Two RNAs folded together computationally: RNase P RNA and transfer RNA, 478 nucleotides in total. The coordinates come from a structure-prediction model, not an experiment, and the mean pLDDT is 76. It holds a member of the Rfam family "Bacterial RNase P class A". Rfam links the family to the GO terms dimeric ribonuclease P complex, tRNA processing and ribonuclease P activity. Rfam classes the family as a ribozyme.
[in-house]
RNA sequence: UGAGCCUGCCGGGUGAUCGCCGCCUGUUUCAUUUCUGGAACCAGACGGAGGAAAGUCCGGACUCCACAGGGCAGGGUGCUGGGUAACGCCCAGGCGGCGCGAGCCGACGGAAAGUGCCACAGAGAACAGACCGCCUACGUUGGUGUUCACACCAGCCGGCAAGGGUGAAACGGUGGUGUAAGAGACCACCAGCAUCCCGGGAGACCGGGACGGCUAGGCAAACCCCACCCGGAGCAAGGCCAAGCAGGGACUGCGGGUAGCCCGCCCGGCUCUCGCCUCGGCGAGUAGCCAGGUCCCAGGUAGGCCGCACCGAGGUCGCGCGGCAACGCCGGCCCCAGAUGGAUGAUCGCCGCCUCUUCGGCAACACCGCAGAGGCACAGAAUCCGGCUUAUAGGCAGACUCACGAC
RNA sequence: GCGGGCGUCGUUCAAAGGCAGGACCUCAGAUUUCCAUUCUGACGAUGCCGGUUCGAUUCCGGUCGCCCGCU
Numbered sequence: 001u002g003a004g005c006c007u008g009c010c011g012g013g014u015g016a017u018c019g020c021c022g023c024c025u026g027u028u029u030c031a032u033u034u035c036u037g038g039a040a041c042c043a044g045a046c047g048g049a050g051g052a053a054a055g056u057c058c059g060g061a062c063u064c065c066a067c068a069g070g071g072c073a074g075g076g077u078g079c080u081g082g083g084u085a086a087c088g089c090c091c092a093g094g095c096g097g098c099g100c101g102a103g104c105c106g107a108c109g110g111a112a113a114g115u116g117c118c119a120c121a122g123a124g125a126a127c128a129g130a131c132c133g134c135c136u137a138c139g140u141u142g143g144u145g146u147u148c149a150c151a152c153c154a155g156c157c158g159g160c161a162a163g164g165g166u167g168a169a170a171c172g173g174u175g176g177u178g179u180a181a182g183a184g185a186c187c188a189c190c191a192g193c194a195u196c197c198c199g200g201g202a203g204a205c206c207g208g209g210a211c212g213g214c215u216a217g218g219c220a221a222a223c224c225c226c227a228c229c230c231g232g233a234g235c236a237a238g239g240c241c242a243a244g245c246a247g248g249g250a251c252u253g254c255g256g257g258u259a260g261c262c263c264g265c266c267c268g269g270c271u272c273u274c275g276c277c278u279c280g281g282c283g284a285g286u287a288g289c290c291a292g293g294u295c296c297c298a299g300g301u302a303g304g305c306c307g308c309a310c311c312g313a314g315g316u317c318g319c320g321c322g323g324c325a326a327c328g329c330c331g332g333c334c335c336c337a338g339a340u341g342g343a344u345g346a347u348c349g350c351c352g353c354c355u356c357u358u359c360g361g362c363a364a365c366a367c368c369g370c371a372g373a374g375g376c377a378c379a380g381a382a383u384c385c386g387g388c389u390u391a392u393a394g395g396c397a398g399a400c401u402c403a404c405g406a407c
Numbered sequence: 408g409c410g411g412g413c414g415u416c417g418u419u420c421a422a423a424g425g426c427a428g429g430a431c432c433u434c435a436g437a438u439u440u441c442c443a444u445u446c447u448g449a450c451g452a453u454g455c456c457g458g459u460u461c462g463a464u465u466c467c468g469g470u471c472g473c474c475c476g477c478u
Base pairs, nucleotide, nucleotide: 001403002402003401004400006398007397008396009395010394012351013350014349015348016347017346018345020048021047022046024044025043026042028040029039030038050378054389055388057387058386059385060384061383062234063233064232065231074230075229076228077227078226079093080092081091082090083089094108095106096105097104098103109225110224114223115222116219117218118217131164132163133160134159135158139156140155141154142153143152144151145150172190173189174188175187176186177185191215193212195210196209197208198207199206200205238306239305240304241303247297248296249295250294251293252292253265254264255263256262257261268290269289270288271287272285273284274283275282276281314334315333316332317331318330320329321328322327352376353375354374355373356372357371359369360368361367408477409476410475411474412473413472414471417431418430419429420428425461433449434448435447436446437445454470455469456468457467458466
């Protein structure tokens, strides 16, 4: 210098003007029996989105319901140890794979419990199998030769699994012995596994040894087995206050029937006026009349308030203490959005960054300077937290790796 | 807020983890004097990105879109 890898962080700044939401303080007005408190308007001060507020994929807090304890069913997680309120998250380590490397990735328990699947191709796909091939020792048929014992050739019955071939995968590898040909059939070495022992480690696991069968295929993000975890619902949870209508009670009024006492008290009806018209009805009305009224009660609808917005698994600082780290502990400081049609915006100026263009410097389209135009990502809280995942223009800091060059 | 389902040729439906298939449509050819019908053939797809597996439309995770239910 180039390429890469990991971790942490920022994600436009500033000023003016006009607005929006919340809260506090104050003035005025209104209501109220008073203290107090409430409502409206105005003024001032303060606060006002995110790293993901998103997806709602996990885990909790909180609330209600259910619940002696345990199991079944169902769902989830799956190397080990630790962290945490908890987790499918995080940290450290082990093993396996990828990369020259820094590093990255892994649903990473069990397939020598059981069941199931392994298309096509291929002879054979799980206690496998013989197409080509190799062999004719043994048994047997035919032929030829013949010293009548055998030899050779062809076939049948057979033997074999070394080589070829198929496939993602073919039942250990290499060398030898052996044989008719061969084969863990046997031997040596190697690989791998089960069991046992020794050593290291907290453990996953690692290193070494003995012994033995001689070799055990893959798939559990197939059923399943094993270990661990999970009661259900969700702030529209849930709690408080509570109009109107209906219901119940007390007192009283009217009408009726009564021994106490009981029933009813209105869907509407009548009159008048006007209009239409099939002349008896229909429709309308600032109209009039008709016996009900007052108080209390429980549940609870509309509606309102709380939950809910600072006291929390809270933030920040210390180069504090413990720990490799995640994290924990101690101390100081801070209080930090919040509605229920849902606030956090708009305009202008300056600066910053990106892209394009004109002009100038220059050998140069590189680079530098001046000016102009356009743009500044992803996206916006809604009960609250911890994670994960996904989206994201541009930029900063630190650690490390590889290649090339120079000293 | 809580839950469920689906995504396959242009359209509508299939597909035990093993060659993605049918019907309609489109195009070409045959038949006909021509058209229609009919017959034959062709073109044409697993929403996207990863993972498991020898192999994925199918199994698992993420993402995008659509539909439905409860309160």